[in-house]
Model confidence (mean pLDDT): 85 of 100. The RNA shown here (FMN riboswitch aptamer (RFN element)) has 109 nucleotides and comes from uncultured Eubacterium sp. The source organism's lineage runs through Bacteria, Bacillati, Clostridia, Eubacteriales and Eubacterium.

RNA sequence: UAUUUUCAGGGCGGGGUGCAAUUCCCCACCGGCAGUAAAGUCUGCGAGCCUUUUUGGUUGAUGCGGUGAAAUUCCGCAACCGACGGUAUAGUCCGGAUGAGAGAAAAUG
Numbered sequence: 001u002a003u004u005u006u007c008a009g010g011g012c013g014g015g016g017u018g019c020a021a022u023u024c025c026c027c028a029c030c031g032g033c034a035g036u037a038a039a040g041u042c043u044g045c046g047a048g049c050c051u052u053u054u055u056g057g058u059u060g061a062u063g064c065g066g067u068g069a070a071a072u073u074c075c076g077c078a079a080c081c082g083a084c085g086g087u088a089u090a091g092u093c094c095g096g097a098u099g100a101g102a103g104a105a106a107a108u109g
Base pairs, nucleotide, nucleotide: 001109002108003107004106005105006104007103013027014026015025016024028092029091030082031081032045033044034043035042040080041079048058049057050056062078063077064076065075066074084095085094086093
């Protein structure tokens, strides 16, 4: 470098109101891939959404203190964010999806 194969997203438990809510309210719980001092919140990407379905576009959220050569990544404290369709209003239920995929690993040449 080429081909093939495999893998590749987590989370509603308790209470309240109500005819009805894992959807509202109080408490809780979760965090894809690569980079970099170890990251949901930095940089880039994937998914999602829009589109002429190909390309292109779009796309959420963090502060303070400490240690250190180096950390918005570790430690402490306090915050914040989460596509579309369905349904009593959903990051956590059901559905598109036994899908797609950043990428990771292995085998062979």